RNA sequence: GGAGUCGGCCGGGCAGCCGCUGGGGUUCGCCCCGGAGGAAAGUCCGGGCUCCAUUGGGCAGGGUGCCAGGUAACGCCUGGGGGGCGCGAGCCUACGGAAAGUGCCACAGAAAACAGACCGCCGGGCAUGGCUCGGUAAGGGUGAAAAGGUGCGGUAAGAGCGCACCGCGCAGGUGGUAACACGCUGCGGCACGGUAAACCCCACCCGGAGCAAGACCGAAUAGGGGGACGUCAAGCGCGCCCACGCAAGUCCCCGGGUAGGUCGCUAGAGGUCCACGGUGACGUGGUUUCGAGAUGAAUGGCUGCUCUCGACAGAACCCGGCUUACAGGCCGGCUCCCACU
RNA sequence: GCUGACGUAGCUCAAUUGGCAGAGCAGUUGCCUUGUAAGCAUCAGGUUGCAGGUUCAAUUCCUGUCGUCAGCUCCA
Numbered sequence: 001g002g003a004g005u006c007g008g009c010c011g012g013g014c015a016g017c018c019g020c021u022g023g024g025g026u027u028c029g030c031c032c033c034g035g036a037g038g039a040a041a042g043u044c045c046g047g048g049c050u051c052c053a054u055u056g057g058g059c060a061g062g063g064u065g066c067c068a069g070g071u072a073a074c075g076c077c078u079g080g081g082g083g084g085c086g087c088g089a090g091c092c093u094a095c096g097g098a099a100a101g102u103g104c105c106a107c108a109g110a111a112a113a114c115a116g117a118c119c120g121c122c123g124g125g126c127a128u129g130g131c132u133c134g135g136u137a138a139g140g141g142u143g144a145a146a147a148g149g150u151g152c153g154g155u156a157a158g159a160g161c162g163c164a165c166c167g168c169g170c171a172g173g174u175g176g177u178a179a180c181a182c183g184c185u186g187c188g189g190c191a192c193g194g195u196a197a198a199c200c201c202c203a204c205c206c207g208g209a210g211c212a213a214g215a216c217c218g219a220a221u222a223g224g225g226g227g228a229c230g231u232c233a234a235g236c237g238c239g240c241c242c243a244c245g246c247a248a249g250u251c252c253c254c255g256g257g258u259a260g261g262u263c264g265c266u267a268g269a270g271g272u273c274c275a276c277g278g279u280g281a282c283g284u285g286g287u288u289u290c291g292a293g294a295u296g297a298a299u300g301g302c303u304g305c306u307c308u309c310g311a312c313a314g315a316a317c318c319c320g321g322c323u324u325a326c327a328g329g330c331c332g333g334c335u336c337c338c339a340c341u
Numbered sequence: 342g343c344u345g346a347c348g349u350a351g352c353u354c355a356a357u358u359g360g361c362a363g364a365g366c367a368g369u370u371g372c373c374u375u376g377u378a379a380g381c382a383u384c385a386g387g388u389u390g391c392a393g394g395u396u397c398a399a400u401u402c403c404u405g406u407c408g409u410c411a412g413c414u415c416c417a
Base pairs, nucleotide, nucleotide: 001337002336003335004334005333006332007331008330009329010328012306013305014304015303016302017301018300020035021034022033023032024031025030037312041323042322044321045320046319047318048317049210050209051208052207055243056242057241058240059239061206062205063204064203065202066080067079068078069077070076081095082093083092084091085090096201097200101199102198103195104194105193118140119139120136121135122134123133124132125131126130148166149165150164151163152162153161167190168188169187170186171185172184173182174181175180214263215262216261217260224254225253226252227251228250229249235246236245237244256416257415270289271288273286274285275284276283277282307310342413343412344411345410346409347408348407351366352365353364354363360397368384370382371381372380390406391405392404393403394402
């Protein structure tokens, strides 16, 4: 100098004027303070909170899926293992079980999972350009996939039929909390095709609804009418069953009124910095800080200066994640290549 | 704001233990008719919304994303 990889941060700035919105003050003239994001998004997970009567067990259903840890919890994060990619830094990984059982594997092909004989090879018979019986999975061909691989021996031809090495499986040993690893030992000729984002099995987890949850006040009306079920066994406890409980009502249809207010509502698993523990996620202690809360719903407009001319995008109960979108810019760690010293 | 469903030819819809994407209407061309319609025959038309994954194989199974539609106020 070039190429790459990982992590973090910013997301125009300043000033003036006029507005919008929440709060506070007021001498009712006004004045002061606060006012979107890293994703506020998708609503994909998890939790808080609220109600359902906050009940127990079983079944069904759903989810997660290498191991260990973190956490309020998670499908998230951290560290590690196996596999794959890259020279490397590093990146990706739905990664339990296919010898519990069932299903499926179209077309092609002789045969698709209790293997199998179309061509070929070998042997016998018939009596010959062939037919037939048997052996053979080495070779050809089909297919996504054809029942361990290479070599030597062996054989009529062949074959784990035998042997060596590699692979595979089982048992033990060693290391590791574990996943797992081993150029440690022994045994087995091999018995194990793929598919579980097919049913399923195993392990663990999960009650339902959602702030339009829900609570209070006020206003209005006729506190209305009809039907069904039930009064001791039907309904309800938000999939089903049982137990247990609730309870005289329960459910449905028609109809009526209001179009109001208050709370929930934002100080929280919150942010900054420091110390300690830990490889780390994170935890413990201290310090300091307060940063929107609307309900037709605010954060905008104009002017001036300036720069590298500004992307994706707008809170609606809150928080932890994931995913997706994003002009441009800044900082740091590491890797590879080239040149020079 | 919350919840749910759907996306296949120009339009309306099919397609199941995953195995050649189809039907009706519309359209093209031809026949029939003096001509048109109807009728008959024929042909074309598909990124199964998009992107990735699982699988030999995906409209179908899984993940992400885009779009469309529907429902949900209070008292009683």
Predicted 3D model of RNase P RNA and transfer RNA as a complex of 417 nucleotides. It holds a member of the Rfam family "Bacterial RNase P class A". It is annotated as a ribozyme. Rfam describes the family as follows. Ribonuclease P (RNase P) is a ubiquitous endoribonuclease, found in archaea, bacteria and eukarya as well as chloroplasts and mitochondria.